A computed fold for a 376-nucleotide RNA from Saccharimonadales bacterium (SeqCode), annotated as Bacterial RNase P class A. The RNAcentral record of the sequence draws on ENA. Rfam family: Bacterial RNase P class A. It is annotated as a ribozyme. Taxonomically the source falls in Saccharimonadales (SeqCode) (Bacteria, Bacteria candidate phyla, Candidatus Saccharimonadota, Candidatus Saccharimonadia). Its mean pLDDT, the model's own confidence on a scale to 100, is 77.

[in-house]
RNA sequence: CGAGGCGACCGGAUGGUCGCGCGUCGCGGCGGGGUGACUCGCUCGACGACGUGAGGAAAGUCCGAGCUCCGCAGCGCAGGGUGGCGGGUAACGCCCGUCCGUCGUGAGACGAGGACCAGUGCCACAGUGACGAUGCCGUCGCCCGGCCUUCGGGUCAGGUGGCGGAGUGAAACGCGGCAAACUCCACCCGGAGCAAGGCCGAAUAGGAGGGCGCAACCCGGACCGGGUGACCGGAUCGGGGGAGAGGUGCGCUGCCCAGCCCUCGGGUAGGCCGCAUGAGCCGUCGGGUGACCGGCGGCCAGAGAUGGAUGGCCAUCCCCAGGCGACGCGCAAGUGCCGCGUGGGACAGAACUCGGCUUACAGGUCGCCUCGCUGA
Numbered sequence: 001c002g003a004g005g006c007g008a009c010c011g012g013a014u015g016g017u018c019g020c021g022c023g024u025c026g027c028g029g030c031g032g033g034g035u036g037a038c039u040c041g042c043u044c045g046a047c048g049a050c051g052u053g054a055g056g057a058a059a060g061u062c063c064g065a066g067c068u069c070c071g072c073a074g075c076g077c078a079g080g081g082u083g084g085c086g087g088g089u090a091a092c093g094c095c096c097g098u099c100c101g102u103c104g105u106g107a108g109a110c111g112a113g114g115a116c117c118a119g120u121g122c123c124a125c126a127g128u129g130a131c132g133a134u135g136c137c138g139u140c141g142c143c144c145g146g147c148c149u150u151c152g153g154g155u156c157a158g159g160u161g162g163c164g165g166a167g168u169g170a171a172a173c174g175c176g177g178c179a180a181a182c183u184c185c186a187c188c189c190g191g192a193g194c195a196a197g198g199c200c201g202a203a204u205a206g207g208a209g210g211g212c213g214c215a216a217c218c219c220g221g222a223c224c225g226g227g228u229g230a231c232c233g234g235a236u237c238g239g240g241g242g243a244g245a246g247g248u249g250c251g252c253u254g255c256c257c258a259g260c261c262c263u264c265g266g267g268u269a270g271g272c273c274g275c276a277u278g279a280g281c282c283g284u285c286g287g288g289u290g291a292c293c294g295g296c297g298g299c300c301a302g303a304g305a306u307g308g309a310u311g312g313c314c315a316u317c318c319c320c321a322g323g324c325g326a327c328g329c330g331c332a333a334g335u336g337c338c339g340c341g342u343g344g345g346a347c348a349g350a351a352c353u354c355g356g357c358u359u360a361c362a363g364g365u366c367g368c369c370u371c372g373c374u375g376a
Stems, first nucleotide, its partner, number of pairs: 001372010012317007020053007027045002029042005055347001059358002062356005067193004071255007079189005084098005099113001100111004114184002119182002121178003136165008145156004197273004207264006217240005223234004246257002280299008318345004323340003327336003
């Protein structure tokens, strides 16, 4: 000097002018109290002042939670998730450390990382043959038949088995590969979601048609009707008893709860809360390889909208790209400053809130590490 790897940060600034959302205070208005000074309330105001007003990804909606509702608990099933080991965390599929594997010269990056003798399935083409599958060559047996025989055996053909070999192929010894194939094993998980869920006000049609439930039984009280009476029937109240539709995946058990559900039709498009104090942020000290944890101190007027606010215009500056000109520095590679004018300034907008992951991003700054070149 060049090229890379990892991590962190910034990503326009200032002034003027006009215009926005929220909050606080004041002023005005309305109502109450008070002789008065004043005080309390309302949120009425197209009033003023001050303060404040998007992100590091606000995006994707891929995970985990906080929170809200479904009445609660236990067991199981279905469905889903993770997958070496150890740790962090509220938790996670995230993060840290480490082992193994792959890629890279390296700094580093990535990993779908348990089980193939529980079972099922797949392995194109080539090759005889890709699983209980075998054509060719060699060798060693066994069975059976024919021929010859000096009766020891020899030879020919067939069948079957063991061992070895050539060849094809990624893989050919009853052996491999694939589970990012179904599956098995270990561990984890109720459901739905801020359009959750509440409050106030208002309006309609207290609409029409259906279905499933509140069982039987016993005790006691009073009422009505019948009866000469014992008693009988009806409707109702209380207790017991047992039964029980429906109740946020499905089934069972237990408790709790008397109503629950379907179709058609009509009304409510209003206001307020939820809505920002948090597993929060900043500083410092200590522990830990690290993720992170603990102690102490400080901060919170840090957006809260609801067709959805933070914008428009002007000026100056800043950053970047290349061009022209001038002056330098260095042995070299190369590089600094000034002037002129041209062009550009990224990705991109909260909508309940956090912890992550993934994706997008013009340009700039810093730190550590790796490799290469050149000079001393």